[in-house]
RNA sequence: CGGGGAGUAGCGCAGCUCGGUAGCGCACCUGACUGGGGGUCAGGUGGUCGGGGGUUCAAAUCCCCCCUCCCCGACCA
Numbered sequence: 001c002g003g004g005g006a007g008u009a010g011c012g013c014a015g016c017u018c019g020g021u022a023g024c025g026c027a028c029c030u031g032a033c034u035g036g037g038g039g040u041c042a043g044g045u046g047g048u049c050g051g052g053g054g055u056u057c058a059a060a061u062c063c064c065c066c067c068u069c070c071c072c073g074a075c076c077a
Base pairs, nucleotide, nucleotide: 001073002072003071004070005069006068007067010026011025012024013023020057028044029043030042031041032040033039050066051065052064053063054062
């Protein structure tokens, strides 16, 4: 320098193909059961989707630029 992949809740991921205002597990909070812990059950909080711009009635999703990480190749020594 070229190509590919990834970035979404505290953590791990789905959703992108086909645009319709975001979900699962764990964790956390509250309550019940228990003498307490653990465990089980019920309920709940938490993200505006890496950043910016554009298209659209509507963008996590489409287009452009940039940032970070990973892999492959090339170049140099």